Source information:
Large-subunit ribosomal RNA, domain IV from a Verrucomicrobiota bacterium, 327 nucleotides, folded computationally. The sequence was found in a public genome assembly.
Context: one part of a larger RNA
RNA sequence: AUCUCUUGAAGGAACUCGGCAAGUUAGCCCCGUAACUUCGGAAGAAGGGGCGCCCUCGCAAGAGGGCCGCAGUGAAAUGAGUCAACCGACUGUUUAACAAAAACACAGCUCUCUGCUAAGUCGCAAGACGACGUAUAGGGAGUGACACGUGACCAAUGCGGAAAGAUUACGGUAAGGGGUCAGCCGCAAGGCGAAGCUCUGAGCCCAAGUCCCCGUGAAUGUCGGCCGUAACUAUAACGGUCCUAAGGUAGCGAAAUUCCUUGUCGGGUAAGUUCCGACCUGCACGAAUCGUGUAACGAGUUGACUGCUGUCUCCAAGAGAAGCUCA
Numbered sequence: 001a002u003c004u005c006u007u008g009a010a011g012g013a014a015c016u017c018g019g020c021a022a023g024u025u026a027g028c029c030c031c032g033u034a035a036c037u038u039c040g041g042a043a044g045a046a047g048g049g050g051c052g053c054c055c056u057c058g059c060a061a062g063a064g065g066g067c068c069g070c071a072g073u074g075a076a077a078u079g080a081g082u083c084a085a086c087c088g089a090c091u092g093u094u095u096a097a098c099a100a101a102a103a104c105a106c107a108g109c110u111c112u113c114u115g116c117u118a119a120g121u122c123g124c125a126a127g128a129c130g131a132c133g134u135a136u137a138g139g140g141a142g143u144g145a146c147a148c149g150u151g152a153c154c155a156a157u158g159c160g161g162a163a164a165g166a167u168u169a170c171g172g173u174a175a176g177g178g179g180u181c182a183g184c185c186g187c188a189a190g191g192c193g194a195a196g197c198u199c200u201g202a203g204c205c206c207a208a209g210u211c212c213c214c215g216u217g218a219a220u221g222u223c224g225g226c227c228g229u230a231a232c233u234a235u236a237a238c239g240g241u242c243c244u245a246a247g248g249u250a251g252c253g254a255a256a257u258u259c260c261u262u263g264u265c266g267g268g269u270a271a272g273u274u275c276c277g278a279c280c281u282g283c284a285c286g287a288a289u290c291g292u293g294u295a296a297c298g299a300g301u302u303g304a305c306u307g308c309u310g311u312c313u314c315c316a317a318g319a320g321a322a323g324c325u326c327a
Stems, first nucleotide, its partner, number of pairs: 002321007010313002014311001019308001027051005036041001038145001052067006068072001080306007087298002092104002108143007120129003146293004151223003156220002158216004165211003171205003176200005183192003224242005251285001252282001263279005
């Protein structure tokens, strides 16, 4: 020097990415307990006091008196707390062996399919699940308690519907054409060529689908630009123009989203790239890939404070172990 512990003057987070680690707190009884709230909670909030032994009285709870110590839950077991913000409502689940979370699930909400030999799923099939269920049921998809809400666009893509028209396969029918060939013509070369067989075949008839039409957003998705204008300036309620299917509504906003950026102002600090409250110039929020809030909850993330401490100023002392030698 290492490991596991113990103790520490003064200070008390100055350490550090960060109070990581350690420490503080701790049991029972009594008093007392805020904002907020879904009225259940928050809450063991916070913050205080008591606790041993002996005698007397008392059924007991306890009351009175006395005694000792630094110390009476005398050892051990045994909550630190508070104020804010974000995310997720909650209990739960997860990467067996680097991630426990804001991820997954969830109750609730919505859409959609399914009338029973159900839809859907497994299987080549038989068959089975669904279900010994029957739309208050079952399958699929999204969202994710609750409160308030959930805007515009059907042009594209998807889905549904309707059947008038266009297009359209196999198939059917079949005009026509080719080959072969009896036969006929010819001196010959060759030519014509019925039936049959065979190769082919226009036109006509004909499904879904697609095109076309309509609908549909808690379907996939999308939700503009330029210029001018008010009696200081600035800004633009207002106007013009181009484009679009329609041009982002409510709410929120430098945000788990803001590049410029440590934006600007305020708060907190002596001093604050973090934090909180505002502003809005939203590079590039936005409404069930939900928007905004939200009590309770969280080994979640961030900031601040009280208490407390060897985290530190700045290290020191001690105990045990291992290390060394021998067996």